This is a predicted structure of a 106-nucleotide RNA (SAM riboswitch aptamer (S box leader)) from Viridibacillus arenosi FSL R5-213. The same sequence occurs in records of 2 taxa. Its Rfam family is "SAM riboswitch aptamer (S box leader)". Rfam links the family to the GO term regulation of gene expression.

RNA sequence: AUUUUAUCUAGAGAGACCGAGGGAUAGGCCCUAUGACGUCCGGCAACCCCCUGCCAAAGGGAAGGUGCCAAUUCCUACAGAAUGAGUACAUUCUGGAAGAUAAAUC
Numbered sequence: 001a002u003u004u005u006a007u008c009u010a011g012a013g014a015g016a017c018c019g020a021g022g023g024a025u026a027g028g029c030c031c032u033a034u035g036a037c038g039u040c041c042g043g044c045a046a047c048c049c050c051c052u053g054c055c056a057a058a059g060g061g062a063a064g065g066u067g068c069c070a071a072u073u074c075c076u077a078c079a080g081a082a083u084g085a086g087u088a089c090a091u092u093c094u095g096g097a098a099g100a101u102a103a104a105u106c
């Protein structure tokens, strides 16, 4: 990298180092020398995991494998509906797509 399933409106530092970019892509809109991004420490959560339980439901734990710690996945990308305006626009809702993470899979 392929495919499947699940989740994505909650949560998480007045720390240390570094030094210019970062928020997947595009458009927007933001964060950032009052130090972002990254690394370390710290923390959050509970997918795998562990315990009770009936291999259930439910509850508990956090040693280990991941993950995560600006903004809903920051918003919108495609389709449909409603409302307003009246071809072309705006707002809201629903579904999808794309993406992220986990556990499997080849």
Base pairs, nucleotide, nucleotide: 003104004103005102006101007100008099013041015040016039017038021031022030023029025077026076027075028074042069043068044067047065048064049061050060051059052058073098078095079094080093081092082091083090084089